[in-house]
Context: one part of a larger RNA
């Protein structure tokens, strides 16, 4: 930019990719067949492997300052609490949200149709018989084509549908220009999105983020003070304090005012 006015949502599918595996045990049935040893077909039911996909409720890993507990020094006059350094965590035990992995979850191959390959036929002459084949006409395979999943109208044959905006002005009435509708951006506050960009959400007619409150979840009984003991320490107050990413609720903070762009129909 094109898609014969601007626009918003939903689509339809030429075409193109993806997927396509397979065990094993039960019924039928110890039948059919077989002297007997053995032992199905057909057709239904269960559980597996591999491999793929999606997610994270469980598993599990991380989690850089969420909570404890700890060595050495230095500080905050001292005790006591508590900081900083010892990694760009000082070590150690644990861990939420999100990531992240599969050893974890859940799902898939199907089922059915068309048409056929080899093979199996029917009907049937050539060639009074015979023949699946020469006219004709049935079956038949994880292969083909749909079907199932994804991508897709730049598919320039630019496809459908439904819906909202409408025919201003100006213009040497022409080419252009201007200001607008519907709608859209642009700023802004964001995360389920993300290098940027795009996308999603939200903008006071508001819970978009932050804060607050309560909660969930971690972590494990702060701090003080009491009490027991020369003390180290330990009981109680006390499942206490403390707490990032997570849930709800609440405009306190911050999304303010606002500007722009956008048809007149070959």
């Nucleotide at each position: 930019c094109g898609a014969a006015g601007g626009g918003a949502a939903c689509u339809u599918g030429a075409a193109g990719g993806g997927a396509g595996c397979u065990g094993u045990c039960c019924a039928c049935a110890g039948u059919a067949c077989g002297a007997g040893a053995g032992g199905a077909c057909c057709u239904g039911g269960a559980u597996g492997g591999a491999c793929a996909a999606a997610c994270c409720u469980c598993c599990u890993g991380u989690a850089u300052a969420c909570c404890a507990g700890u060595u050495g020094u230095c500080c905050u006059g001292c005790c006591a609490a508590g900081g900083g350094c010892a990694u760009a965590a000082g070590c150690u035990g644990g861990g939420u949200a999100g990531c992240g992995g599969a050893u974890g979850u859940u799902u898939g191959g199907a089922a059915g149709g068309g048409a056929u390959a080899a093979g199996c036929g029917c009907u049937g002459a050539a060639a009074g018989c015979a023949u699946c084949u020469a006219a004709g006409u049935g079956c038949g395979a994880a292969a083909c084509c749909c079907a199932c999943c994804c991508u897709a109208a730049g598919a320039u044959a630019a496809g459908g549908u439904u819906c909202c905006c409408c025919a201003u002005c100006u213009g040497u009435u022409a080419a252009g220009g201007a200001g607008u509708a519907a709608g859209g951006a642009c700023c802004c506050c964001c995360a389920u999105a993300g290098a940027c960009u795009a996308u999603g959400g939200g903008g006071u007619u508001g819970a978009u983020a932050g804060g607050g409150u309560a909660g969930a979840a971690g972590u494990g009984u702060a701090a003080g003070c009491a009490u027991a003991g020369u003390a180290a320490u330990a009981u109680g107050u006390u499942g206490a304090g403390c707490u990032a990413a997570c849930u709800a609720c609440u405009a306190c903070u911050a999304a303010u005012c606002g500007u722009c762009c956008g048809a007149g129909g070959g």